The prediction has a mean pLDDT of 81. Transfer RNA from a Nanobdellota archaeon, 75 nucleotides, folded computationally. The sequence is in RNAcentral, with records from ENA. Rfam family: tRNA. Rfam's curators write: Transfer RNA (tRNA) molecules are approximately 80 nucleotides in length. By type it is a transfer RNA. The source organism's lineage runs through Archaea, Nanobdellati and Nanobdellota.
RNA sequence: GGGCCUUUAGCGUAGUCCGGAUAACGCGUUCGGCUUCGGACCGAAAGAUCGGGGGUUCAAAUCCCUCAGGGCCCA
Repeated sequence: GGGCCUUUAGCGUAGUCCGGAUAACGCGUUCGGCUUCGGACCGAAAGAUCGGGGGUUCAAAUCCCUCAGGGCCCA
C1' cells in the first nucleotide's frame, strides 16, 4: 500500500442477510421479600439516541460514503 471481519447497557451476546414502528436475553447493579446475618431462591426497577460524522428513505442498529478503535490475510 491492497483486501476481509468486527464495534449494540458496567460485562458477554442476539437482532443486520431481506429497512417497519416499545432495541431483546444472560450476568452484574439497586430496591423489596425470605433469613439471626449472609448466600441461594423469589419479585420489581434503573441502565444502550446501536463507535463518530454525513447521505438515501415515509421510516435506518440494519442500506451507501467517510473517519476512528480492534483483529486477520496479502504485498